Description: A computed fold for a 249-nucleotide part of an RNA, annotated as large-subunit ribosomal RNA, domain VI. Rfam family: Archaeal large subunit ribosomal RNA. The family is grouped with related families in Rfam's "LSU clan". Model confidence (mean pLDDT): 85 of 100. RNAcentral holds the full RNA, with entries from ENA.
Context: one part of a larger RNA
RNA sequence: UGCAAGGUGCUUGACGGGAACGUUCGUAUAGUACGAGAGGAACUACGAAUGGUUGCCACUGGUGUACCGGUUGUCCGAAAGGGCACGUGCCGGGCAGCUACGCAACAAGGGGUAAGAGCUGAAUGCAUCUAAGCUCGAAACCCACCUGAAAAAGAAGCACUAUUAAGACCACUCGUAGAAGACGAGUUCGAUAGACUCGGGGUGUACGCGCUGAGGCAACGAGGCGUUUAGCCCGCGAGCACUAACAGG
Numbered sequence: 001u002g003c004a005a006g007g008u009g010c011u012u013g014a015c016g017g018g019a020a021c022g023u024u025c026g027u028a029u030a031g032u033a034c035g036a037g038a039g040g041a042a043c044u045a046c047g048a049a050u051g052g053u054u055g056c057c058a059c060u061g062g063u064g065u066a067c068c069g070g071u072u073g074u075c076c077g078a079a080a081g082g083g084c085a086c087g088u089g090c091c092g093g094g095c096a097g098c099u100a101c102g103c104a105a106c107a108a109g110g111g112g113u114a115a116g117a118g119c120u121g122a123a124u125g126c127a128u129c130u131a132a133g134c135u136c137g138a139a140a141c142c143c144a145c146c147u148g149a150a151a152a153a154g155a156a157g158c159a160c161u162a163u164u165a166a167g168a169c170c171a172c173u174c175g176u177a178g179a180a181g182a183c184g185a186g187u188u189c190g191a192u193a194g195a196c197u198c199g200g201g202g203u204g205u206a207c208g209c210g211c212u213g214a215g216g217c218a219a220c221g222a223g224g225c226g227u228u229u230a231g232c233c234c235g236c237g238a239g240c241a242c243u244a245a246c247a248g249g
Stems, first nucleotide, its partner, number of pairs: 006161006015148004021051008034039001052106005060100004067093005072085005095235001109143003116136004169249002171187005192244003196239004200234004208227005215220001
């Protein structure tokens, strides 16, 4: 741009894509069939392992330079609190997110056939799977399963809606989305983001003060206990219009 009027939402599925499955073991079958014995199966059913594919983060583990704590050297500082030592100084933990070493799924079945096995059966009074007809028969093929898909020009369908102005875009707040576009949630008739409160979570008991305290003539004094399941912090959840989604085009 088209699909001969403008849209919104939901479908159908022509035609496409897929490898989503592969292998092994165990138990029963069964010490059975078979075989003189020695030995020794299978169909099928169930259970597992492993490789692969796809997805997920409740658990477990990793990361986690958001965060909390400990500690060394040095510097600022009365202390508290900090800077630097890798672009975390080192060490101990660690939410979310992302992940695998974690978890889940990846059955089964139907149809037509190939080689092949047959039935009936003439040509050829017999015979013959084939000439007519019919039954089976594969990890392959077509369905089934997952998925894209109305630009399928034979250009689909349904519902609702609109000149009584629908709807869309910009703008703004954002993220289940994201390189930019795009996609999705919202814009006061509002929980979209922030703040706040609560919940949940991380670290591990803050500063100050009180009581102690090895040692020291003393001044001083590391450390310990209590206050304190503290203090500090949160990319999570809920509540709540306090702030910003205005003004508009």